[in-house]
Molecule: THF (Tetrahydrofolate) riboswitch aptamer
Organism: Syntrophomonadaceae bacterium
RNA sequence: GGCAGAGUAGGUGUCAUGCGUUAAGUGCUAAGGGAUGGGAGGUUGCCCUUAGACGAAAGGCGCCCGCAUGACGGGCGCCUGCGUUAUGACACCGCCUCCGCUGCC
Numbered sequence: 001g002g003c004a005g006a007g008u009a010g011g012u013g014u015c016a017u018g019c020g021u022u023a024a025g026u027g028c029u030a031a032g033g034g035a036u037g038g039g040a041g042g043u044u045g046c047c048c049u050u051a052g053a054c055g056a057a058a059g060g061c062g063c064c065c066g067c068a069u070g071a072c073g074g075g076c077g078c079c080u081g082c083g084u085u086a087u088g089a090c091a092c093c094g095c096c097u098c099c100g101c102u103g104c105c
Stems, first nucleotide, its partner, number of pairs: 001105005010093009019083003028052007038099005058080009
């Protein structure tokens, strides 16, 4: 000097444990801020805050309570669902510029 490789924030899926289902969360828009391969810088990616708009799938069983004939209503517990739901583990995918690191020639 040439070639190749490792390594991020995160993303997808599965499993587990939760939250909500009396609507938070998720997603969207705007503004501000923050972190981000080993180092520095960086956003069209990610996170946080504020404001705004939009917005949902619930059902079954048991017990108790209200009236006490029943219907109906409420509370609690459990179960099954639902939510572009939260966290963790595993698998796979995985930065841009410059400088480094490893291996080969």